[in-house]
RNA sequence: GCCGGCGUGCCAGAAUGGUAAUGGGCAUGCCUCGAAAGCAUGUGUCCGCAAGGACUCCUAGGUUCGAAUCCUAGCGCCGGCG
Repeated sequence: GCCGGCGUGCCAGAAUGGUAAUGGGCAUGCCUCGAAAGCAUGUGUCCGCAAGGACUCCUAGGUUCGAAUCCUAGCGCCGGCG
């Protein structure tokens, strides 16, 4: 230099173009004399007392009524070739 694969939350890891699963960890509560285990709820960002609203899938564009998903360019990681 060329070719291919991958990039999602604290971590792992799903998602046919149509509401970003699930598990772990963590937080709070229940239970307990107190823990552990178990159970329940919550757990991307911003605004808000709250209700709620806006945004978000590596970055920037494009296609589309609608994009994590398709296309283009870039960045990073992994593998192959030279």

Annotation: Transfer RNA from a Nanobdellota archaeon, 82 nucleotides, folded computationally. It matches the Rfam family "tRNA". Rfam links the family to the GO term triplet codon-amino acid adaptor activity. It was read from a public genome assembly. Lineage of the source: Archaea > Nanobdellati > Nanobdellota. Its mean pLDDT, the model's own confidence on a scale to 100, is 81.